RNA sequence: GCUGGGAUAGCUCAGUUGGUAGAGCAGCGGUCUUGUAAACCGCAGGUCGUCAGUUCGAAUCCGACUCUCAGCUCCA
Numbered sequence: 001g002c003u004g005g006g007a008u009a010g011c012u013c014a015g016u017u018g019g020u021a022g023a024g025c026a027g028c029g030g031u032c033u034u035g036u037a038a039a040c041c042g043c044a045g046g047u048c049g050u051c052a053g054u055u056c057g058a059a060u061c062c063g064a065c066u067c068u069c070a071g072c073u074c075c076a
Stems, first nucleotide, its partner, number of pairs: 001072007010025004019056001027043005049065003053061001
């Protein structure tokens, strides 16, 4: 330099015929217990890597860029 994958909640990850986002764990509150843990119930937490474009509408489609993982490194 080229090719392909990945970037979504604190962490691990879902989420495709485009319709403004979820799970588990972690966190907080409650029930229970003499108390803790466990169990159960509830709550909170995200401008979906950045920018721009298409669209009534973009995590999702087009383009550029950043970071990251893997592979290739032929010609001149």
Source information: The RNA shown here (transfer RNA) has 76 nucleotides and comes from a Clostridia bacterium. Rfam family: tRNA. About the family: Transfer RNA (tRNA) molecules are approximately 80 nucleotides in length. It is annotated as a transfer RNA. Lineage of the source: Bacteria > Bacillati > Bacillota > Clostridia. The RNAcentral record of the sequence draws on ENA. The coordinates come from a structure-prediction model, not an experiment, and the mean pLDDT is 81.